[in-house]
RNA sequence: CGGCGGAAGGGCGAGUAAUGCGUGAGCAAGCUGCCCUGGGGAUCGGGACAACCGCGGGAAACUGCGGCUAAUACCGGAUGUGGCGGGAGGCCGAUGGGUCUCCCUGCGAAAGGCGGGGCCGCAAGGCCUGUCACCCCAGGAGGCGCUCAUGUACCAUCAGCUAGUUGGCGAGGUAACGGCUCACCAAGGCUUACGGUUAGGUGGACUGAGAGGUUGGUCACCCGCACUGGGACUGAGACACUGCCCAGACUCCUACGGGAGGCUGCAGUCGAGGAUCAUUUGCAAUGGGGGAAACCCUGACAAUGCGACGCCGCGUGGAGGAUGAAGUCCUUCGGGAUGUAAACUCCUGUCAUGGAAGAAAAGACGGCAUACCCUAAUACGGUAUGCCACGGAUGGUAUUCCAAGAGGAAGGGGUGGCUAACUCUGUGCCAGCAGCCGCGGUAAUACAGAGACCCCAAGCGUUGUUCGGAUUUACUGGGCGUAAAGGGCGCGUAGGCGGCCUUGCGUGUCGCGUGUGAAAUCCCGGGGCUCACCCCCGGAAGUGCACGCGAAACUGCAGGGCUCGGGUCUGGGAAGGGAUGUCGGAAUGCAUGGUGUAGCGGUAAAAUGCGUUGAUAUCAUGCGGAACACCGGAGGUGAAGACGGACAUCUGGAACAGUACCGACGCUGAGGCGCGAAAGCGUGGGGAGCAAACAGGAUUAGAUACCCUGGUAGUCCACGCCGUAAACGGUGCAUGCUUGGCGUGGGACGGCUAGACCCGUCCCGUGCCGGAGCGAACGCGUUAAGCAUGCCGCCUGGGGAGUACGGCCGCAAGGCUAAAACUCAAAGAAAUUGACGGGGGCCCGCACAAGCGGAGGAGCAUGUGGCUCAAUUCGAUGCUACGCGAAGAACCUUACCCAGACUUGACAUGCAGAUGCACGGCCCGCGAAAGCGGGCCUCCUUCGAGGGUUCUGCACAGGUGCUGCAUGGCUGUCGUCAGUUCGUGCCGUGAGGUGUCCGGUUAAGUCCGGUAACGAACGCAACCCCUGUGUCCAGUUGCCAUCGGGUAACGCCGGGAACUCUGGACAGACUGCCCGUUUACGCGGGAGGAAGGUGGGGAUGACGUCAAGUCAGUAUGGCCCUUACGUCUGGGGCUGCACACGUGCUACAAUGGCCGGUACAGAGGGACGCCAAGCCGCGAGGCGGAGCGACCCCCAAAACCGGCCCCAGUUCGGAUUGCAGGCUGCAACUCGCCUGCAUGAAGUUGGAUUCGCUAGUAACGGCGUAUCAGCUACGACGCCGUGAAUACGUUCCCGGGCCUUGUACACACCGCCCGUCACAUCAUGAAAGCCGUCUGCACCCGACGCCGGCGCACCAACCCGCAAGGGAGGGAGCCGUCCAAGGUGUGGGUGGUGAUUGGGAUG
Repeated sequence: CGGCGGAAGGGCGAGUAAUGCGUGAGCAAGCUGCCCUGGGGAUCGGGACAACCGCGGGAAACUGCGGCUAAUACCGGAUGUGGCGGGAGGCCGAUGGGUCUCCCUGCGAAAGGCGGGGCCGCAAGGCCUGUCACCCCAGGAGGCGCUCAUGUACCAUCAGCUAGUUGGCGAGGUAACGGCUCACCAAGGCUUACGGUUAGGUGGACUGAGAGGUUGGUCACCCGCACUGGGACUGAGACACUGCCCAGACUCCUACGGGAGGCUGCAGUCGAGGAUCAUUUGCAAUGGGGGAAACCCUGACAAUGCGACGCCGCGUGGAGGAUGAAGUCCUUCGGGAUGUAAACUCCUGUCAUGGAAGAAAAGACGGCAUACCCUAAUACGGUAUGCCACGGAUGGUAUUCCAAGAGGAAGGGGUGGCUAACUCUGUGCCAGCAGCCGCGGUAAUACAGAGACCCCAAGCGUUGUUCGGAUUUACUGGGCGUAAAGGGCGCGUAGGCGGCCUUGCGUGUCGCGUGUGAAAUCCCGGGGCUCACCCCCGGAAGUGCACGCGAAACUGCAGGGCUCGGGUCUGGGAAGGGAUGUCGGAAUGCAUGGUGUAGCGGUAAAAUGCGUUGAUAUCAUGCGGAACACCGGAGGUGAAGACGGACAUCUGGAACAGUACCGACGCUGAGGCGCGAAAGCGUGGGGAGCAAACAGGAUUAGAUACCCUGGUAGUCCACGCCGUAAACGGUGCAUGCUUGGCGUGGGACGGCUAGACCCGUCCCGUGCCGGAGCGAACGCGUUAAGCAUGCCGCCUGGGGAGUACGGCCGCAAGGCUAAAACUCAAAGAAAUUGACGGGGGCCCGCACAAGCGGAGGAGCAUGUGGCUCAAUUCGAUGCUACGCGAAGAACCUUACCCAGACUUGACAUGCAGAUGCACGGCCCGCGAAAGCGGGCCUCCUUCGAGGGUUCUGCACAGGUGCUGCAUGGCUGUCGUCAGUUCGUGCCGUGAGGUGUCCGGUUAAGUCCGGUAACGAACGCAACCCCUGUGUCCAGUUGCCAUCGGGUAACGCCGGGAACUCUGGACAGACUGCCCGUUUACGCGGGAGGAAGGUGGGGAUGACGUCAAGUCAGUAUGGCCCUUACGUCUGGGGCUGCACACGUGCUACAAUGGCCGGUACAGAGGGACGCCAAGCCGCGAGGCGGAGCGACCCCCAAAACCGGCCCCAGUUCGGAUUGCAGGCUGCAACUCGCCUGCAUGAAGUUGGAUUCGCUAGUAACGGCGUAUCAGCUACGACGCCGUGAAUACGUUCCCGGGCCUUGUACACACCGCCCGUCACAUCAUGAAAGCCGUCUGCACCCGACGCCGGCGCACCAACCCGCAAGGGAGGGAGCCGUCCAAGGUGUGGGUGGUGAUUGGGAUG
């Protein structure tokens, strides 16, 4: 040079919604190198070009010129079994097919290489032979191309798209059909098209009970792509990953002239990222290419490495070992847990470690021999068998043996519920947790740590994602009265669905068979790695598609028939059905005239307004508009909206009756069309009344409202728009079926009739109540929300939002269609129990009303707030804190402050040591005291330092320090209100109801009657105490009627036991009796009685509520302090004072004050006590001391009698202040009470408002007691004296009870909750525009290249020619069509951004 291969293998998923893929068919419309089979052939010639050589150009890439040369390279001729073309014909078949015959014999092939040896030849070489290659034809296998059917994502806010578009004729082109391309003709074609978004498809994978849903990584099949876009060349095959050309972007080289490149091959690098490995070994195996072969190539592949990424297997040891070590955790301090766990004892030897041995995978190619085939041949070559030699990346790996030793090997998450597993500590709405609900604000099983426990385990958690649960898109398998959901109503197109009988067909349907449904996967059986994962073999399955045969019930199609669905016809009735026209009366208003006079009108009350220019009222006449009283009805009609005086005309529908006619003509109804209240809009009329807007008057804090006076659109008519509504029965239409009762409208029939009366039956309409059934319940219930069928519409958490954008409609207003971001853990339905209501009914309470007296004004007392202070200790705070804890703050109390002291402590218990000494007492010093320092005196004894004491030390004491929101107990309050519950039964799915409700009655859930309730409990009442009457008993310290005695007088004495009284027992009252009333309970009246309907008063406080009050009464968990937050002491403070409030006292006076006189209580208290007489003092008080335990003492005042005062800041009032005293006490300065004298303040009845009380009560008057040395007590708790008024009544205020009703409330109306505004954050719409991206159309330019034309440069083969040269043919180049990129212009889609602006969400 030539041939074959570089179209396979390998990578990736950009693009692609169909030029793809899957499944099933078809090509008679095709191509096919290498391979296999069969047939035939391979002949004769010729000229070049690389390499190479020479000379040039270039930085390079590369390239120009000249010269030589071979072939299986290239060219020409020959031959022609087949083949191809043309013509004729037969048969089979049907698009151009197969086969056979004949004719034109028209077209058309080839190449040799290597080997062997026999013959021939001098040789070159020829013949023969083997093999490979070559040419033609036919067939096969495998591969490819093309066609058809069917399946194949989302968006309808994409509804119309399309000019080569659809078809035809002809031509071109292709391997081949075709509008693939072109000319001409026709005007067709498609419609889940067209457009947009997303996406490789499949076998399969994950999930699921399934049906489904999601998905397509590895493996396998198909497709597409190779920097981006375009193009062809070569070839059997490409429009070609590591080929070519062009354009573009990018990177690199360059001498600036030019060049080079394409890892989505294997490894590797960078970048990006939440994230994905070695620049390893080998062609030993399998496979591929070339070659005759050796062999070469092969990042296919085989291996190894890295990654717990997944799956599987194994180990980290096994057995024994305590009433149970230590440590740690908890603790009720006893103990419990970790836990046989460990230690310890006895074993074992997987894996890892060291050493030794050491595979299978191995069968070829090659050589030798033998047999067979080929052949002339024991050559060559092929096949088979035997023998020989070589060859392993993994790998000295798997595996086996030996050695040693429990030795080297456990983590992660969780422990509030869901969900399996609990305590301590720390923290204190902090730090943090969190999948949802939700935890954390001082005892957190929820945070963090620890211990323990639970789950899994070489993993465990987290995050992301898919399916499941979710019958929560419902095919299997949902709904629409009120939860989301019936279209406002009708007519009707497409579609869906459709009566009875019969014939045929065989669409669906069903049966059988055949083909296919690749392999792998899944499943089953078997087998191989020690098991398993994994792998191998076989089966089944693959629910599908196609074809063949069969069946005919149902469905469908075609034909025939039927009458019950539906329709037509006839008849007499009913009706506010619709439209137009005409007419009518009442009323309002206005106009004119008459009468008439001062108001009218309007309201809760007024005012604006109207009226002496004559209103309102009244009479007459007229005008005008709108609406039609009575009838009128739970009634009628209509499809709905809707329809109401009468009459006429036109017109729609329904019911009933007759049963003549048609013969399934039916039902529903996406789109579509029509109708459609009110308001509103346009044009033109009309306009009495009414009346948005508007004006004025009122109301009110305001009142852009409600009320009043006016008043314009509008309301009315005609025509045209709008098209909505709580257009509601919140219930689509049609048909069939399913117990009833009572009304009412229309029609018909029957009975009885004088009858249209009445009674009954049937049909249609319209209501009420109810059965089954349904329903979450409420409720529906032949007019279904029941049981079914058909069809339509609609729903899928709340908000955003019926909104934005887009589209359609509209004159506009606006309507129809209709999202998303973002945000929430709900929104919602029905029913239940409560609570609440400026809802209802019934009923209570000094709740109001009717009364009496007060408070609020004054002064003082007292408590509180506030202020002040070193401290003014603390608590109590609406009612239900504030004369409260306080029934006794000068010290003490005392908790506070200042100062001084103590530290085992002022107080308890225990232990150890010391002390022979107590304790304690006395004295001295400092000191304010406490305390500190010092001195003196001094025990018992069984003798054991036993008891006791003190000291030292250790445990501990102590705390009125915090938490009453950790608690017990106690208390307040609702409330002495009449309620609150339980068992069983019954009702309800349930919460729950019933009982407890209803009627009557009561003070009462008191009692009675009714009653699916029957009983019971806690409450009510009664039982208890005081008081009112009587009897009995008892009779002193009390009593004194009778008898006696006595005194100045006195129950003084004897005596008495009658009375009073004392204090014990008992009686009495129960609606028992009478009258009336009543079913009963009871109520009204009466008698008797001391007392009468609970006689009066007290004690007694249900379930519960207020996180009510109290850690300061005590108790108590937890926390905190420990020479102090404990303890002691002195002094101070709690008593402070510009002020505010509560509760009281005293007053303001004549019902009084003052003076004098003179009566009458009860209940209490008294021994470190109460205190008489007498005396002193004006008095407080002092002295005094009798008496006293029903003995004695403390003991009344108002009242009553008499007198003065004479209405005044007083003879009222007593604050304040001065002086002088008294008492208690260690002590009255801060800071006590009392007395006398003096002083004499405010105050002349108290604003708004507010409190108590219904009878021995209010009011007024005094007395006592507790606490206590004394007392700031005018407080509190009791006692007696004097002793009223009023209650019509329950409308209103407050509180409460029962029933009922509404509820969006349930920390429960002091609830819930809406909108604007302000601020912050977030997402989003609009917006002058600006910036990308995709794309349509028109035009311009037009590379490479194919094709076409020209082709005069140039050219070896063939032809003519001796040659020159010519011809045929080729051909650079030029021209043209097409065309990528690019350019210009103009549209459309989509995204980003945007001053400003709109609403939305959250805080």
The RNA shown here (small-subunit ribosomal RNA) has 1403 nucleotides and comes from an uncultured Verrucomicrobiota bacterium. Its Rfam family is "Bacterial small subunit ribosomal RNA". Its family is annotated with structural constituent of ribosome and ribosome in the Gene Ontology. The RNAcentral record of the sequence draws on Greengenes.